Predicted 3D model of a 518-nucleotide part of an RNA (small-subunit ribosomal RNA, 5' domain) from a Candidatus Roizmanbacteria bacterium. It was read from a public genome assembly.

Context: one part of a larger RNA
């Protein structure tokens, strides 16, 4: 000198864009943060229509739809950095693998059946909730059929291979719904098995990136083999048996510290430091462990067990997990609103309308950072007053002020007023999974930005320094005192170094100080 997620002191006009618990991975009141589908299913309820009926009501049906069954999604998105020195990350390769939704290819979608929730009823419990009985549906569940394909065994051939081809034997599937029709045919969408693609993921390896030898030996599933199990898959991943290996001064093993990277800061570079925001990967969800479901989890707002803590209780027993968004307490030098909206982008579900979305988009708070603008502009005396210095002549403050003329950034008031909106809906047309045209609807921000009119110099300058380094000097007070100080040092009666007045210098809505890095 530069830099910062900064803090502290003094000061403080406006705007834009960013950014904001670095400490206790401490504890959390309250609200919200993951739902959706009636075009899978039975159907409570509400509203309506038809038939029968005097009515009560019965029955059929349509729309909306609570709860439930079922499907898809809750493995994404969001947060944090505790742990981890490791194939965790980065980079370059590899093979024995899996992949819901999406795309392509080609095939199939026949028949039968048992339940169960919701519901009704009975009972237990303070509650959370639980149990018995009865009836019922499905794209829930089960069985049979079919078997191109796929899987397994066998045989033959080819072959560099654990591979390929052919034959044969055995095994393995499925679900409907909507539109339309007088009824079929049909159209749309789903279901099953298979191959390929895309995407995502798993596994293995080379190389790379911290400190420590006041850590020198470490290791028994350890190292390899055989057989088996297990996995989506290779593998001591696991088990049995056999052998005695394997790593290590090119630093094993141990200890300390730490998420890694793209990047960011400094530097001419070499390199040093760092990993906040944003992006990629990893890891975690009060601490520890475990599996289930599933294409995918060993699952933040799913489950089970133990521990610690908190809450409810009728004392028998139950409930909970903000390292999601706000917010609270605590800790700390220190870090914000219990805000608005799904209008946009993106995500989940749905045929769609749409619903949900503290992701996100916005507004708010903080000079925390960067950038921009303003606090006026021009004229105005050999030069007012005041103040300071003085050799008492004068000099400085100083065109500074006053005064005159002007401007209107900002501000206040009035008027106008966005882009961000494409979709979607209705109608029409066509070369019809769609495209085109017409009309129409949708904005949190926000009556905001911006434009325009009027008015007034009116609200708007400080902080640090002035002995040398280092730009900037004098008066008074003090008298090794009081004090200053980054280093050298200064202060003991003329202090340009302390305190104060005047003047000056630097930066300027900031200026200093402290901390840290280069």
């Nucleotide at each position: 000198g530069g830099a910062u997620g900064a803090a502290u002191g003094u000061u403080g006009g406006c705007g834009g864009c960013g950014u904001g618990c670095c400490u206790g991975a401490g504890a959390u009141a309250u609200g919200c943060a993951a739902g959706u589908c009636g075009a899978a299913c039975g159907g409570a309820g509400u509203c309506g229509g038809g038939u029968c009926g005097c009515a009560a009501g019965a029955u059929c049906u349509g729309a909306c739809c609570g709860a439930g069954u079922g499907g898809c999604g809750g493995a994404c998105g969001g947060c944090u950095g505790a742990g981890u020195a490791a194939c965790a990350c980065g980079u370059a390769g590899g093979a024995a693998c899996c992949u819901g939704c999406c795309c392509c290819u080609a095939u199939c979608u026949g028949g039968a059946g048992c339940a169960u929730a919701g519901c009704u009823u009975c009972g237990c419990g303070a509650a959370a909730g639980c149990g018995g009985a009865g009836a019922u549906a499905a794209u829930a569940c089960u069985c049979c059929a079919u078997g191109g394909u796929c899987c397994a065994a066998g045989u033959a051939c080819c072959u560099u291979u654990u591979g390929g081809u052919a034959c044969c034997u055995g095994g393995u599937a499925a679900a409907g719904a909507g539109c339309g029709u007088a009824a079929c045919u049909g159209c749309u969408u789903g279901g099953a098995a298979a191959g390929g693609g895309a995407u995502g993921g798993u596994c293995c390896u080379g190389c790379g990136g911290c400190c420590u030898a006041u850590c020198a030996g470490g290791u028994a599933g350890u190292u390899g083999g055989u057989a088996g199990g297990g996995u989506a898959a290779c593998g001591g991943c696991c088990u049995a048996c056999c052998a005695a290996g394997c790593c290590u001064a090119c630093g094993a093993c141990g200890g300390g510290u730490a998420g890694c990277u793209g990047g960011c800061c400094c530097g001419a570079g070499a390199g040093g430091g760092u990993g906040g925001u944003c992006a990629g990967c990893c890891a975690g969800a009060g601490g520890g462990g475990c599996a289930c479901u599933g294409a995918g989890a060993u699952a933040c707002g799913g489950g089970c067990c133990c521990c610690a803590c908190u809450c409810c209780u009728a004392c028998g027993g139950g409930a909970g997990g903000c390292a999601g968004c706000a917010a609270u307490c605590a800790g700390g030098a220190a870090u914000a609103g219990u805000c608005g909206g799904c209008a946009a982008u993106g995500g989940g579900c749905g045929a769609a309308a749409g619903c949900c979305u503290g992701a996100c988009c916005g507004c708010g708070c903080g000079a925390c950072g960067c950038c921009g603008c303003g606090u006026g502009u021009g004229a105005g005396a050999a030069g007012a007053a005041g103040c300071u210095c003085u050799a008492a002549c004068g000099a400085g403050u100083g065109u500074a002020a006053a005064u005159c003329a002007c401007u209107g950034u900002a501000g206040u008031a009035g008027g106008g007023g966005a882009a961000g909106a494409a979709a979607g809906g209705u109608c029409c047309g066509c070369u019809u999974a769609g495209c085109g045209g017409a009309c129409u609807u949708u904005g949190a921000c926000g009556g905001u930005a911006c434009c325009u009119u009027a008015c007034u110099a009116g609200a708007a300058a400080g902080g640090g320094g002035c002995c040398g380094c280092u730009a900037a000097c004098u008066g008074c007070g003090u008298g090794c005192c009081a004090g200053a100080a980054g280093c050298g040092u200064c202060g003991g009666u003329a202090a340009u170094a302390c305190g104060u007045g005047g003047g000056c210098c630097c930066c300027g809505a900031a200026c200093a100080u402290u901390a840290u890095c280069c």